The part of an RNA shown here (large-subunit ribosomal RNA, domain I) has 532 nucleotides and comes from a Methanobacteriota archaeon. Its mean pLDDT, the model's own confidence on a scale to 100, is 84.
Context: one part of a larger RNA
């Protein structure tokens, strides 16, 4: 040195799965009643996660469900608790230190230190805003989501500057379970639609554009999903509201007394099939509440197949398999159980149960200038620094013809006004600006369920274990590794040996699988025995 063996080492790979990820369906805000987040306590023994909160280890009370055990992760030791029914599960109250919007005041060493009223517990004492006053509200956090405002740059353009990245990232500021928008001064085109949003198509089309690079809609059609409604004014003129006592009522509400808002206008009517006004003619309705009754929806949670634990053989175990017969099935989805179990357990179809609370309907109460059509047109209403005009700036696909914003000018009033893709006039057409509200279909997923021709521990979430943890940076932030004994700990008593780790004998187990222990490649190390 080659080979073959025994081993050691290191963990690939096969299995596995309390974990992820993805989709659909539910569900959607918390918070001065002190939230989200956190310190600091708390256990017989207690370093960590959990839970708790000086009433402090799943802790206290009510009420329900549930059965034999129980004392969290957690396996040890002592101690207790429980059929007077614990542990557990539900609902719904009581306790909840200190810090934080933190709000008596002041720190930021989660702390320090007042004041007033009270016998005492113990309560009050921030800012801002609303309000006549009594009193009330807001502050701060949410994972995407959405609405307003501010808003670059890298990068394309094969260089650069208008352009494009792009109204992106990002900064701020608000709301909500959704936001936003939204019932035509809207299209459209001589035909006709009929709010708003979302989807597919219209169409990479019209148009923009150093006409470069790019950039880019709308009306039409189809769909999802449907919903429309009040004010201000013309009239009318206190008929209106608040507030405290009182008394009835269950409640809405109603009387009563006193105070106060309100003629610079509360209330009633009216709102574009125009209205007030005026005349005719008809009808009995609209909402509000919830002691009571009836239903359904609803928590933990119940029944559920007297459907093999049948016979012999294998095995450490049988549900496998040979061999010999059976039953259930509205259940042969899935899980466990010493190997593959429909009949062994939990489950499963099926079927009940349920307090609070929600809903429907019924009864009664109670409130209301109750509501609908048709006609007339002498009057009288119909949103002003607005519409429209310049100029000069953002922003669109908007191009003379998008929207909007500063300055500046500046109507009309129904015999009125906008619009109709240069203007200007006149016909035709639609539609009524300058005041408000709004369900659905839509977006998102911190949370809960169910799935999966998804991954299977270098994979799948950064995290299958005390993970945003160890660690690393002054910070702002960065950011890991690390699953598997066995069916059961039976986790190897006593003896040799050894200082100790160990070894040896022997014991459990199917098998050392002997505790970073399922399997256990490879490089790499060793011996041993062969052959040169």
């Nucleotide at each position: 040195c080659u080979g073959u063996c025994u081993g050691g080492g290191g963990a690939a790979u096969g299995g596995c799965u309390c974990g992820g990820c993805u989709c659909g369906g539910g569900c959607g805000c918390c918070g001065a009643u002190g939230a989200a987040g956190g310190a600091c306590g708390u256990g017989c023994c207690a370093a960590g996660c959990c839970g708790c909160g000086a009433u402090a280890g799943u802790g206290c009370g009510u009420c329900g469900g549930g059965u034999a055990g129980g004392c969290g992760c957690a396996a040890g030791g002592a101690a207790c608790c429980u059929g007077u029914g614990a542990u557990c599960c539900g609902a719904c109250g009581a306790u909840g230190u200190c810090c934080g919007a933190a709000u008596g005041c002041g720190a930021c060493u989660u702390c320090g230190u007042g004041g007033c009223c009270g016998c005492a517990a113990g309560g009050c004492c921030g800012u801002u805003c609303c309000g006549u006053a009594a009193g009330g509200a807001a502050c701060g956090g949410g994972g995407a989501c959405c609405c307003c405002c501010g808003g670059g740059a890298u990068c394309g353009a094969a260089g650069c500057a208008u352009c494009c990245u792009a109204g992106u990232a990002c900064g701020g500021g608000g709301a909500g379970g959704a936001a936003a928008a939204g019932g035509a001064a809207u299209c459209a085109a001589u035909c006709g639609a009929g709010a708003u949003g979302c989807c597919c198509u219209c169409a990479g089309u019209a148009a923009a554009g150093g006409c470069g690079a790019u950039c880019g809609a709308a009306g039409a059609g189809g769909g999802c999903g449907u919903u429309g409604g009040g004010c201000a004014a013309a009239c009318c003129g206190a008929a209106u509201c608040c507030c405290g006592c009182a008394u009835c009522g269950a409640a809405a509400g109603g009387u009563g007394c006193g105070g106060g808002a309100g003629g610079u206008g509360u209330g009633g009517u009216g709102u574009u099939c125009g209205g007030a006004c005026u005349c005719c003619g008809g009808c009995a309705c609209a909402c509000c509440u919830u002691c009571c009754c009836u239903c359904g929806u609803g928590a933990a949670c119940g029944c559920g197949a007297u459907a093999c634990u049948c016979c012999g053989g294998u095995g450490g175990a049988a549900u496998g398999c040979c061999g010999a017969g059976g039953c259930c099935a509205a259940a042969g989805a899935g899980g466990g159980u010493g190997a593959c179990a429909g009949c062994c357990c939990c489950g499963u179809a099926g079927c009940g149960g349920u307090a609070a609370a929600c809903g429907a309907g019924g009864a009664a109460g109670g409130u209301g200038a109750u509501u609908c059509g048709g006609g007339g047109u002498c009057u009288c209403c119909c949103g002003a620094g607005u519409a429209g005009c310049g100029c000069g700036g953002g922003u669109c696909g908007g191009a003379u013809a998008u929207c909007u914003c500063g300055c500046g000018u500046g109507a009309a009033u129904c015999u009125g006004g906008g619009u109709g893709g240069c203007a200007u006039u006149g016909a035709c057409a639609u539609c009524c600006a300058a005041c408000c509200c709004g369900a659905a279909a839509u977006a998102c997923g911190u949370c809960c369920c169910g799935a999966g021709a998804c991954c299977g521990a270098u994979a799948g979430c950064g995290c299958a274990g005390u993970a945003g943890u160890a660690g690393c940076g002054u910070g702002a932030g960065u950011g890991a590794a690390a699953g598997c004994u066995g069916a059961a700990a039976a986790g190897u008593g006593c003896c040799c040996u050894u200082g100790a780790c160990g070894g040896g004998a022997g014991g459990u187990c199917a098998a050392a699988a002997g505790c970073g222990c399922c399997u256990g490649a490879a490089a790499c190390c060793a011996g041993a025995c062969a052959g040169u």
The sequence was found in a public genome assembly.